About this RNA
Predicted 3D model of a 1439-nucleotide RNA (small-subunit ribosomal RNA) from a Candidatus Woesearchaeota archaeon. RNAcentral holds the sequence, with entries from SILVA. The coordinates come from a structure-prediction model, not an experiment, and the mean pLDDT is 81. Taxonomically the source falls in Candidatus Woesearchaeota (Archaea, Nanobdellati). Rfam family: Archaeal small subunit ribosomal RNA. On this family, see Yusupov et al., Science 2001: "Crystal structure of the ribosome at 5.5 A resolution".
RNA sequence: UCCCGUUGAUCCUGCGGGAGAUUGCUGCUAUGGGGGUUUGUUAAGCCAUGCAAGUUUGCCUUCUUCGGAGGGCGGCAAAAUGCUCAGUAACACGUCAAUAAUCUACCUUAUGACCCGGGAUAACCUCUGGGAAACUGAGGAUAAUACCGGAUAGAGGAUACCUACUGGAAUGUGGUUUCCUUGAAACGCAAGGUCAUAAGAUGAGUUGGCGGCUGAUUAGCUUGUUGGUGAGGUAAAGGCUCACCAAGGCUAUGAUCAGUAGGGGGAAUGAGAGUUCAUGCCCCGAGAAGGGCACUGAGACAAGGGCCCUAGCCCUACGGGGUGCAGCAGGCUGGAAUCCUUUACAAUGCACGCAAGUGUGAUAAGGGGACCCCCAGUGCUCACUUUUUAGUGGGCUUUUGCCAAGCUUAAAUACCUUGGCGAAUAAGUGAUGGGCAAGACCGGUGCCAGCAGCCGCGGUAAUCCCGGCGUCACGAGUGGCAAUCAUUUUUAUUGGGCCUAAAGCAUCCGUAGCUUACCUGAUAAGUCCUUUGUGAAAUUGUUGGGCUUAACCCAACAGCGUGCAAGGGAAACUAUCUGGUUAGGGACCGGCGAGGAGGUAGGAGUAUUCCUUGGGAAACGGUAAAAUGUUUUAAUCCUUGGAGGACUGUCUGUGGCGAAGGCGCCUACCUAGAACGGGUCCGACAGUGAGGGAUGAAAGCUAGGGGAGCGAACUGGAUUAGAUACCCAAGUAGUCCUAGCUGUAAACGCUGAGAACUAUGUAUUGCAUAUCUUACGGGGAUAUGCAGUGCCGAAGCGAAGGCAUUAAGUUCUCCGCCUGGGAAGUACGGCCGCAAGACUGAAACUUAAAGGAAUUGGCGGGGGCGCACUACAAGGAGUGGAGCGUGCGGUUCAAUUCAAUUCCACUCGGAGAAUCUCACCAGCAGCGACGGCAGGAUGAAGGUCAGAUUGAAGGUCUUACCUAACAAGCCGAGAGAUGUUGCAUGGCCGCCGUCAGUUCGUGCCGUAAGGUGUGCGGUUAAGUCCGUUAACGAACAAGACCUAUAUCAGCUGUUGCUAGCGACUCCUUCGGGAGGAUCGAGCACACUGCUGAGACUGCCCGUGUAAAUGGGAGGAGGGUAUAGGCAACGGUAGGUCUGUAUGACUCGAAUCUGCUGGGCUACACGCGCGCUAUAAUGGUAGGGACAAUGGGAUACGACUCUGAGAAGAGAAGUUAAACCUCGAAACCCUAUCUUAGUUCGGAUCGAGGACUGUAACCCGUCCUCGUGAAGCCAGAAUUCCUAGUAAUCGGAUCUCAACACGGUCCGGUGAAUCUGUCCCUGUGCCUUGCACACACCGCCCGUCAUCCCAACCGAGCAGGGUUUGGGUGAGCACUAGUUUUUUGACUAGGUCGAACCUAAAUUCAGUGAGGAGGGGCAAGUCGUCACAAGGUAGCUGUA
Repeated sequence: UCCCGUUGAUCCUGCGGGAGAUUGCUGCUAUGGGGGUUUGUUAAGCCAUGCAAGUUUGCCUUCUUCGGAGGGCGGCAAAAUGCUCAGUAACACGUCAAUAAUCUACCUUAUGACCCGGGAUAACCUCUGGGAAACUGAGGAUAAUACCGGAUAGAGGAUACCUACUGGAAUGUGGUUUCCUUGAAACGCAAGGUCAUAAGAUGAGUUGGCGGCUGAUUAGCUUGUUGGUGAGGUAAAGGCUCACCAAGGCUAUGAUCAGUAGGGGGAAUGAGAGUUCAUGCCCCGAGAAGGGCACUGAGACAAGGGCCCUAGCCCUACGGGGUGCAGCAGGCUGGAAUCCUUUACAAUGCACGCAAGUGUGAUAAGGGGACCCCCAGUGCUCACUUUUUAGUGGGCUUUUGCCAAGCUUAAAUACCUUGGCGAAUAAGUGAUGGGCAAGACCGGUGCCAGCAGCCGCGGUAAUCCCGGCGUCACGAGUGGCAAUCAUUUUUAUUGGGCCUAAAGCAUCCGUAGCUUACCUGAUAAGUCCUUUGUGAAAUUGUUGGGCUUAACCCAACAGCGUGCAAGGGAAACUAUCUGGUUAGGGACCGGCGAGGAGGUAGGAGUAUUCCUUGGGAAACGGUAAAAUGUUUUAAUCCUUGGAGGACUGUCUGUGGCGAAGGCGCCUACCUAGAACGGGUCCGACAGUGAGGGAUGAAAGCUAGGGGAGCGAACUGGAUUAGAUACCCAAGUAGUCCUAGCUGUAAACGCUGAGAACUAUGUAUUGCAUAUCUUACGGGGAUAUGCAGUGCCGAAGCGAAGGCAUUAAGUUCUCCGCCUGGGAAGUACGGCCGCAAGACUGAAACUUAAAGGAAUUGGCGGGGGCGCACUACAAGGAGUGGAGCGUGCGGUUCAAUUCAAUUCCACUCGGAGAAUCUCACCAGCAGCGACGGCAGGAUGAAGGUCAGAUUGAAGGUCUUACCUAACAAGCCGAGAGAUGUUGCAUGGCCGCCGUCAGUUCGUGCCGUAAGGUGUGCGGUUAAGUCCGUUAACGAACAAGACCUAUAUCAGCUGUUGCUAGCGACUCCUUCGGGAGGAUCGAGCACACUGCUGAGACUGCCCGUGUAAAUGGGAGGAGGGUAUAGGCAACGGUAGGUCUGUAUGACUCGAAUCUGCUGGGCUACACGCGCGCUAUAAUGGUAGGGACAAUGGGAUACGACUCUGAGAAGAGAAGUUAAACCUCGAAACCCUAUCUUAGUUCGGAUCGAGGACUGUAACCCGUCCUCGUGAAGCCAGAAUUCCUAGUAAUCGGAUCUCAACACGGUCCGGUGAAUCUGUCCCUGUGCCUUGCACACACCGCCCGUCAUCCCAACCGAGCAGGGUUUGGGUGAGCACUAGUUUUUUGACUAGGUCGAACCUAAAUUCAGUGAGGAGGGGCAAGUCGUCACAAGGUAGCUGUA
């Protein structure tokens, strides 16, 4: 001091996680030394065993080795040390005070004293008493510093007096008088000891101020309670206890209750403020199995003393006894978790003792523990090998280690000194996708196994899993789990917020509290300065010193304890008091001032409905369309009169009033408020406001009225898959009034109230003033001031949107509220309500985000502008119906290989499956470069005749022969693979896209994503161009460009052409005609090829600033001339691994290679694309006319002959402007058919032939004859097309042995309609909304179904804790009495009172049929409520 995680990206809010330090446990690993105030945190659970408190010339006694040892009486100690933290929220602790309300053994000082008597008792002896034991009885003997009596000293109290002293204050101290009470001692030879008084020291008791936990889902608590008088009790004040009297005391500054907790010095962390903690050491407290009680004593209500109750354990002869490790070791249990049943009193201290000394699990030492801290090591060097590491060899050193001696110690280790040996005895843990240092290494795995604090990895190329190898970090350690602090300004005093992210109470009034104008004076509580005392030591810092250094220890100083107490001073500020002032505030006054402000009463108006009168005639009503409904019993409609309830048009707004809710016809009365003006009065009287009170839309509730219209619920009609809705027809509560209740709303400006300050501009309402004007009216206009209500906007603020004198700016005061999302405004409790429900308001559990603002896209059953024959409109021709061809699906099959599936698959890959192709099926066979092993001259492998097998085959087997060195039996490794992955790829292609877009540089704007440029107004086919603009320029697309076609010119002239000329040939009616097939000649024309020209909105007119556009002229062609080519940034995980290439994986003697046969051609069916038709705009027959583009050597094939034809037999020419294909057809003429399933139509089938090919059965094409099906113009729906186009007609070519109804080109004939629009389908731009970003094929809600989890309610059931009442009541002390073996015993009383029983309250867990909701869980069901106008705008309150 940050970093990662919400998003496509951004900025915020906000939480989750990471990095640091520390504590406990734990995994792996581990050489040594030192130091430490380190070591049972859970069960204050239970404990076997040993030890932890004794000592002693005071006395008596036993034994004796005469040193001493033991028993008893007595003294002192045992109230210390040590252990623990259960209880305790309290004067327990800390700190400062008080004791004028107290005690103090041992110790010190001072003074004085230690006199005279007395009776017991233990040990011991006897009853070998009683008893299982523990223990105990009776009798006898004895001593003391044990016990008792007396004396003296003394002490205490009362009364009166003296007044002296201390002090803030005498109730204190002192002196005197009298009286009363009580009343010391212990000795010892000595050292010493004892007693009294006074003082000190020490240690305690008691009291007070202040300080330090949580909860209000605990708001009232208290009866000895609060005080007084008197008494008792205590060392001591006191309701501490008692009697009487009074009725107090505490509490929102949190009483009481509940939960938790020993407190402090301190520890961890932090910059600090803080937060968390209570282990060790020190101080204080409390406790000793759970409770109670007193005794002894200076001191205890004592637990290593006693008594009692309870629970547990042990012994028992069943009569009764014993016991208390929260002392040191140790054991069990429980737990994540914590050691040796060690040594010594040598040191320090304590107890006793005159002392020597004794005792001491205090303590000092050692042992165990990766508890913490510190120090050190695991080698150094040279050469060679090695990419480095590392290895080998030579040399060096010996810290450490091992061995030995000395020194040291209570003893021992260790240290220290000396000697010897030998690089010897010593490195791990974690990580390696980001955060976060370090692998784009290898192998394995394949959403599996697993990892992962968080984000996330893993679905066959894993830098994230598991290993290996590297690397990185730290290092005798290093990781994990749990927890604390920091990070976190994420509880904000320092130091946050509340329009939209969580958060302003619906509004006002007002109590406490908090805050508060100006001037004067006083005080000194706060405040400030200063002095004194205290705030223990340790801990912390600095310096110095001692252990080899350090850790550690010692000393000095500083600091800390941020405080408390006392004294002196200051007087500005706060406070209190005093006196004044007027700017805040309030009161008053003014005007025929303004106003939907409130309440009550009266009145009015139009409309709807109903009733009625007259008229009238068949429908009305309603909707997108309908129906239900009304109507011949007369509706709707027009009209007369009436009834009733609700409401209040126009004026009416960017307006007015009100605290808010809210308020709108007119008039009257009552009530309140604000503004303006005056500056008359009061004189800070004010602001806010926890609790509290009042008001509070709609809906709802209670009671009574009222009920026209509207209208939840309900009913009917529609819509729909359904329609408990939207629409329609009816219609009840309600809506209205009166009296009450409820108390909530998206009660919103999502903005609490008050005050001050901080640029302008503009509009409007009210009042006042001034000026002008006037039809004179309370008229109008303008300006200024004040007060309101709006809009824009500077500074400033803000995450931004935005706010901006009506602040969300800058400051002050007060209140309310927030702290990730959900569970949840739910549960429980309380309180209010008639109910509905309101207010208050959690947790378990779950989750990594939820959220705000803005950005770019995408989307919308949002809007605007434009565009398009894969859009419509206007038209033309179709498809969809029939038959056939073909492709696909499905089904079938041994196989029917595979791929392509909306547009963008389906005559597509496939530009042509009989074999081949071929990938599929059945069957048969073949093949391994190279290396290793086994085998092999005792013959491997191969070849060949014959036989068997077989569809066939030296393929296999048998036999024989030939030849002669290799070898597929095994392990690797290959060749090969139309095997897998197009979601690993290249390349190519389709579609968006017949689109007009996509970006960059610099600048500018914005915190940023990003915007601007690319917008706007025109215009264009176009981001085409023009104008304007914080943009100015530029790039890729568009355009330009290239090719072809159309016009012309020049050149060219064979294989092309022939106007004119000459030949030649043929025909001839002899006049002539025809012929470029032929020869000259020629190149005019046509044509071929090359090079150029031409078209540019250039010209004219209209419109327009311009760009441009409408029209026109000329021209072969006119506005992109026509048709193509090229064709952006990108997207689509689009298609292709079966064209080729290619990563990885797989197969590898089979998924390789070959052969034979079959299949891809199947056939209840569905779909697409075509062909042929349904006929007369036609068919048939005969005759006649006119093309272009291409192709040709295993080829095109003229021509001749044969055949009815398909075709065959010969065969010229042509490697091509030459020859062939090649006689185009529709068309024209003539004839016939006459509307019919036909002379239409040709499917299907039969027979006979031809051709290709090894082969025509499955399964080819063609010819001839015969047969002659469906079909009479096609439903819903849907395709293409804007001119030489559609339609129609034929031709060529590709593939190709053969086979086109296919593809691609070519020409012939040749229309109709539009010059528009955005309605449908889409698309471009701008804009708008969004909860979408995998981008609407999006997102998302709830019920139901499955499983899991925690919590809630629940008839109850069975427990624990705490508190209270009652009962029984061990026992202790007290009082009284009795007994007198007198330190006792017994009886009674009443107080206290453990424990047990019982009742209730409260709390904590357990269990519970069933109930209800919540949360979670890859692919369940039903719908579609929300997000776009989400398809009925959404949301809030209520029923």